[in-house]
RNA sequence: UAACCGAACCGGGUAACCGCGGGCGCUGACCGAAGGGGCAGCGCCUGAGGAAAGUCCGAGCUCCAUAGGGCAGGGUGCUGGAUAACGUCCAGUGAGGGUGACCUUAAGGAAAGUGCCACAGAAAAGGAAACGCCGACUGGCCGCCGAUAGGAUGGUCCAGGGCAAAGCUGAAAAGGUGCGGUAAGAGCGCACCAGCGGUUGAGUGAUCAACCGGCGUGGUAAACCCCACCCGGAGCAAGACCGAAUAGGAGGGUGCGUAUUAAGUACGCGGGGACGGCCCGUCCUUCCCUCGGGUACGGUCGCAAGAGGCGAUAGGUAACUGUCGUCCCAGAUAAAUGGUUACCGCUGACUUUGGUCAGUACAGAACUCGGCUUAUAGGUUCGGUUAGAGA
RNA sequence: CGGGGCGUGGCUCAGCUUGGUAGAGCGUGCGGUUCGGGACCGAAAGGUCGCAAGUUCAAAUCUUGUCGCCCCGA
Numbered sequence: 001u002a003a004c005c006g007a008a009c010c011g012g013g014u015a016a017c018c019g020c021g022g023g024c025g026c027u028g029a030c031c032g033a034a035g036g037g038g039c040a041g042c043g044c045c046u047g048a049g050g051a052a053a054g055u056c057c058g059a060g061c062u063c064c065a066u067a068g069g070g071c072a073g074g075g076u077g078c079u080g081g082a083u084a085a086c087g088u089c090c091a092g093u094g095a096g097g098g099u100g101a102c103c104u105u106a107a108g109g110a111a112a113g114u115g116c117c118a119c120a121g122a123a124a125a126g127g128a129a130a131c132g133c134c135g136a137c138u139g140g141c142c143g144c145c146g147a148u149a150g151g152a153u154g155g156u157c158c159a160g161g162g163c164a165a166a167g168c169u170g171a172a173a174a175g176g177u178g179c180g181g182u183a184a185g186a187g188c189g190c191a192c193c194a195g196c197g198g199u200u201g202a203g204u205g206a207u208c209a210a211c212c213g214g215c216g217u218g219g220u221a222a223a224c225c226c227c228a229c230c231c232g233g234a235g236c237a238a239g240a241c242c243g244a245a246u247a248g249g250a251g252g253g254u255g256c257g258u259a260u261u262a263a264g265u266a267c268g269c270g271g272g273g274a275c276g277g278c279c280c281g282u283c284c285u286u287c288c289c290u291c292g293g294g295u296a297c298g299g300u301c302g303c304a305a306g307a308g309g310c311g312a313u314a315g316g317u318a319a320c321u322g323u324c325g326u327c328c329c330a331g332a333u334a335a336a337u338g339g340u341u342a343c344c345g346c347u348g349a350c351u352u353u354g355g356u357c358a359g360u361a362c363a364g365a366a367c368u369c370g371g372c373u374u375a376u377a378g379g380u381u382c383g384g385u386u387a388g389a390g391a
Numbered sequence: 392c393g394g395g396g397c398g399u400g401g402c403u404c405a406g407c408u409u410g411g412u413a414g415a416g417c418g419u420g421c422g423g424u425u426c427g428g429g430a431c432c433g434a435a436a437g438g439u440c441g442c443a444a445g446u447u448c449a450a451a452u453c454u455u456g457u458c459g460c461c462c463c464g465a
Base pairs, nucleotide, nucleotide: 001387002386003385004384005383006382007381008380009379010378012344013343014342015341016340017339018338020047021046022045023044024043025042026041027040028039030037031036049362053373054372056371057370058369059368060367061235062234063233064232068280069279070278071277073231074230075229076228077227078092079091080090081089082088093107094105095104096103097102108226109225113224114223115220116219117218132163133162134161137160138159139158140157141155142154143153144151145150175193176192177191178190179189180188196213197212198211199210200209201208202207239301240300241299242298249291250290251289252288253287255269256268257267258266259265260264270286271285272284273283274282308327309326310325311324312323313322314321315320345360346359347358348357349356350355392464393463394462395461396460397459398458401417402416403415404414411448419435421433422432423431441457442456443455444454445453
């Protein structure tokens, strides 16, 4: 210098004027018996984000029973840790990729069982031969020797038989290479390698290293499934309080047993509901169902001091945690957070080098947090790698 | 806030369950028929299966993420 890798961060600034939401204060008139209430004006303070987004995970909070039991269902899946929790994060192991910095990784189980593996191929998996190789063994045939009986001999023609090395197919073929061995062959034997199992050692562990054993086991679980662990449901339109309106109507169906004299009442069964897949269990309720009718897109709270931010320090490789100090940082409800002007910053075009013009990303709170994912013009800082050149 | 579905030639759809060859109708252009047009007949072109990763020998199909559209409930 060039090409990269990793991490962290910013993502317009200043001033004036006008306007809007929220809070506090003052003033004014109004309402109310009062506490007080809203309205208008003025002043001060404050007012979007790194993703506020998607709503994909996890929690807080609230109600349902304190969140119950079983089945079903769903989720997660190497190891250790962090955390309120997680499918997130940190550190490591294995595998894969890159010259490298470094990156990716749904990575439990295929000897529990079931299924699938198109076409091709002999065969796609509890175990193989219809292309082939062999001619050891058995029988036949032919040849040869022999007078016959027969033969220790030849052919490999036929049928049994032996084989799976080579060849063929495929994504994948029952370990690979070499030597020996054989009729031909084969882990049949041996050496090395790979896989599996065992022992010893290191490590909390995943796993790694060394040694020993024998040749025993195709792939697929992001197919069903098995194993381990986790999961109750609903969601701020949760939920609480105040206030308004109406309760009345129409139609249909209608129970059982016990106690008591009838009505009625009590208890049990039954019905309805909480319990949102089913069963059990618990609790509440006591006529049920349908139609029709009324009402206010009412108000207040929930609602922002929190698993909060920033800084220092201690522990830890780190995620993170402890302690101390300091700060208060939007709360709308049809929904504010904006506009204009001037100067500056950045980018682009033009240029007479003075400037002129244009642009300035993605986007935008709605109960609140921790993550993930996605969008994002431009820019800054730190650490590192490879290649080239120079000193 | 919660739930469900869809995306495949220009259009409307099938194929996805059980992975292996992407197909139908309409439309389009060409040829024939006709004096000419329509209808009809013949042969043809046309598909990144929304996008990106992954699993697998192999993905429209399975898994994950993402983008867009539609419907339902409170």